[in-house]
Context: one part of a larger RNA
RNA sequence: GAGUAGCGAGAGUCAGGCGAGAAACCUGACCGCCGUAAACCCAAGGGUUCCAGGGUAAAGCUAAUCUGCCCUGGGUUAGUCGGGACCUAAGGCGAGGCCGAAAGGCGUAGUCGAUGGACAACAGGUAGAUAUUCCUGUACCACCGAGUCGCGUUAUCAGCGAUGGGGUGACGGAGAAGGGUAGCUUCAGCGCGGCGUUGGUCGUCCGCGUUUAAGCCAGUAGGGUGUCUUCUAGGAAAAUCCGGAAGGCGUGUAACCUGAGAGGUGAUGACGAGUCGAUUGAGACGAAGUGAGUGAUCCCAUGCUUCCAAGAAAAACCUCUAGUGAGCGGCUUUGGUGCCCGUACCCCAAACCGACACAGGUGGGUGAGUAGAGAAUACUAAGGCGAUC
Numbered sequence: 001g002a003g004u005a006g007c008g009a010g011a012g013u014c015a016g017g018c019g020a021g022a023a024a025c026c027u028g029a030c031c032g033c034c035g036u037a038a039a040c041c042c043a044a045g046g047g048u049u050c051c052a053g054g055g056u057a058a059a060g061c062u063a064a065u066c067u068g069c070c071c072u073g074g075g076u077u078a079g080u081c082g083g084g085a086c087c088u089a090a091g092g093c094g095a096g097g098c099c100g101a102a103a104g105g106c107g108u109a110g111u112c113g114a115u116g117g118a119c120a121a122c123a124g125g126u127a128g129a130u131a132u133u134c135c136u137g138u139a140c141c142a143c144c145g146a147g148u149c150g151c152g153u154u155a156u157c158a159g160c161g162a163u164g165g166g167g168u169g170a171c172g173g174a175g176a177a178g179g180g181u182a183g184c185u186u187c188a189g190c191g192c193g194g195c196g197u198u199g200g201u202c203g204u205c206c207g208c209g210u211u212u213a214a215g216c217c218a219g220u221a222g223g224g225u226g227u228c229u230u231c232u233a234g235g236a237a238a239a240u241c242c243g244g245a246a247g248g249c250g251u252g253u254a255a256c257c258u259g260a261g262a263g264g265u266g267a268u269g270a271c272g273a274g275u276c277g278a279u280u281g282a283g284a285c286g287a288a289g290u291g292a293g294u295g296a297u298c299c300c301a302u303g304c305u306u307c308c309a310a311g312a313a314a315a316a317c318c319u320c321u322a323g324u325g326a327g328c329g330g331c332u333u334u335g336g337u338g339c340c341c342g343u344a345c346c347c348c349a350a351a352c353c354g355a356c357a358c359a360g361g362u363g364g365g366u367g368a369g370u371a372g373a374g375a376a377u378a379c380u381a382a383g384g385c386g387a388u389c
Stems, first nucleotide, its partner, number of pairs: 012030006031386004039366004045346002049344001050074006059067002079140002081342004086117002091112003097106003121138005141338005146332006159324002164320004172307004178300003183294003187291002189210006195203001211270002215265003222258004226249007234242002271289001274285003308311001352361002368380004
């Protein structure tokens, strides 16, 4: 220079509390803001920032009794969620091998590699901090046993069954109609409560509530498909499977496969407005719990129709034999086992990327009401904030 620039978008006010000290901390009342978000849940990334008690030097653009700050202590519970003990894509590595002065490069068999495939748990409760993980209730999956009934025991072959064969898995774009459901209703019914400090308000009044999963049973709207017998040069061996050929029957309100939802059960349970009781803590009781309308971008549906540019792979699964083979299958209020890692917290942000508590950036899911074509816009609900002078 200079007590100058600046103090980084934005609404606070009042009362009470703690305290040495309060515009900013805590509590309450009123006011205001967001509300396809400034709400909620994940992935990535961060890594203890989470919770409790204590503290105020420094950090915080001011103060601070406060904090994502400092100190001490605590907190992350899984057969089913995500990953591994399963599979493969791009791509990586790569026994032998080929190439190369060396280093090394390429690459077969393989082996890794999710952003994809496969795969068994839901509802309620609990806490200062975790919960599909703990607890309660009700389930499911894999494996090992028990009891009982049936089939089979050396083949006239019960069962298992490939590292092999086949099927399936298995996929594009666009479009349309339908059946449902979630959700919602300033609709009705039902239940509980209220009755006006100021003109009216026992009424065609006001407020609140009207919730319940997976699983199991059954198989609807809808979608799809011919089936049986015989033969057989193909599927690297075999095959009853697949493929090929011939024949019989058949066009159905059939049969089979698939398939939302609704219904029943789960549930004589849970939850539930509220009432009573606690506030130094503890919970107990508990009504109604039905319809109608509207209605998805969700489900049926990886469906159907149509088009040309013709739209992953492998495993799981089914089947066939090769093989193996003395046990195997059904039923039950039946017994047991179930490994490793992640799980706190933030996540459109003061905790990630931007040197900062930075008006920037950051993938996915849910995303209510009134008006509206609408996820626009405006005002609101739940919920969250008033953003550090």
A computed fold for a 389-nucleotide part of an RNA from a soil metagenome, annotated as large-subunit ribosomal RNA, domain III. Model confidence (mean pLDDT): 81 of 100. Its Rfam family is "Bacterial large subunit ribosomal RNA".